[in-house]
Context: one part of a larger RNA
Molecule: small-subunit ribosomal RNA, central domain
Organism: metagenome
RNA sequence: CUGGGCUUAAAGGGUGCGUAGGCGGGUGUGUAAGUGUCUUGUGAAAGCCCUUGGCUCAACCAAGGAACAGCAGGGCAUACUGCACAUCUCGAGGAAGGUAGAGGCGGGCAGAACGAUCGGUGGAGCGGUGGAAUGCGUAGAGAUCGAUCGGAAUGCCAAGGGUGAAGACAGCCCGCUGGGCCUUUCCUGACGCUGAGGCACGAAAGCGUGGGGAUCAAACAGGAUUAGAUACCCUGGUAGUCCACGCCCUAAACGAUGUGCACUAGACCGGUGCCGGUUUCACCCGGUAUUGGUCGUAGAGAAAUUGAUAAGUGCACCGCCUGGGGAGUACGGUCGCAAGGCUAAAACUC
Numbered sequence: 001c002u003g004g005g006c007u008u009a010a011a012g013g014g015u016g017c018g019u020a021g022g023c024g025g026g027u028g029u030g031u032a033a034g035u036g037u038c039u040u041g042u043g044a045a046a047g048c049c050c051u052u053g054g055c056u057c058a059a060c061c062a063a064g065g066a067a068c069a070g071c072a073g074g075g076c077a078u079a080c081u082g083c084a085c086a087u088c089u090c091g092a093g094g095a096a097g098g099u100a101g102a103g104g105c106g107g108g109c110a111g112a113a114c115g116a117u118c119g120g121u122g123g124a125g126c127g128g129u130g131g132a133a134u135g136c137g138u139a140g141a142g143a144u145c146g147a148u149c150g151g152a153a154u155g156c157c158a159a160g161g162g163u164g165a166a167g168a169c170a171g172c173c174c175g176c177u178g179g180g181c182c183u184u185u186c187c188u189g190a191c192g193c194u195g196a197g198g199c200a201c202g203a204a205a206g207c208g209u210g211g212g213g214a215u216c217a218a219a220c221a222g223g224a225u226u227a228g229a230u231a232c233c234c235u236g237g238u239a240g241u242c243c244a245c246g247c248c249c250u251a252a253a254c255g256a257u258g259u260g261c262a263c264u265a266g267a268c269c270g271g272u273g274c275c276g277g278u279u280u281c282a283c284c285c286g287g288u289a290u291u292g293g294u295c296g297u298a299g300a301g302a303a304a305u306u307g308a309u310a311a312g313u314g315c316a317c318c319g320c321c322u323g324g325g326g327a328g329u330a331c332g333g334u335c336g337c338a339a340g341g342c343u344a345a346a347a348c349u350c
Base pairs, nucleotide, nucleotide: 004321005320006319007304008303012318014201015200016199017198021194022193023192025088026087027086028085029084030083031082033081034080035077036076037075038074039073040072041071042070049065050064051063052062053061054060091191092188093187094186095185096183097182098181099180103177104176105175106174107173108172109171110154114150115149116148117147118146119145120144121143125136126135162169163168206247207246208245209244210243211242216240220236221235222234223233258317259316260315261314262313263312266295267294268293269292270291271290272289273288274287275286276285277284299306300305323350324349325348332343333342334341335340
């Protein structure tokens, strides 16, 4: 470079925004760069190919012809691509009016539970297990009632439910704020899609500084179990778990399925908006847009399965794969406070 692939066999980047680049809607005019055609020049000789000829043949040699990717100049063509200009509205965006939501950030408040402290009642156990023991308790535990303090998480509603790009997001109220969807005409007029680098976000654990510390709980200690028991079980328990700021940047970051657009049978359940059917409300039914799911036709698939939320049929762009191990390792580079991350081989071996 070509060809084949990426749900589960190797392979979709954790997610978004976006630079370069690649690709790009309808119509008209111009241009003629790409493109096509004709032509001119060049494309050394030799060689290859064709036709003759010379060595007795051949190899070899000689003559003539043809051919030559391409490059440059000129003429013509204008479907497609490019470029320039003009124009359009269906892509994209905006305006107006609605609408659902654990979307984000900040603040305030609430009740249940839990633990602690104090006080009242009470008086011998409690706790824990397969059974026990460690542990707690006459210095009055556990239980129960009252008061106070503290931190963390928000039962029911709750769901195949909702929102978000992903990670993720749930008590209630207030403030600030992002996005989606629907309706109607109106406005801009291709402003679009993708996106190497880049930038931002990114569960948990972990790190730095300062707070906080109820619960749970790596490490650790003790009690059991056991042949042993550096475990599983029990009693404790420190980091951590929580907050602020700053790092880390990983994951089975999964739908193991990149993003966008178009097209391709149906059936059912749910969320949200709009329109209509009923007289208003409620409820129900139908249509439509959007969104979440279940089944399933054709098709696809090695099969499992998938099947308008495609893994179907196509287009555009990016990422990635190329036997197993060695190895996501070494070395180098780069980022990080560190832990480590990213990039990423080879020998050797089967």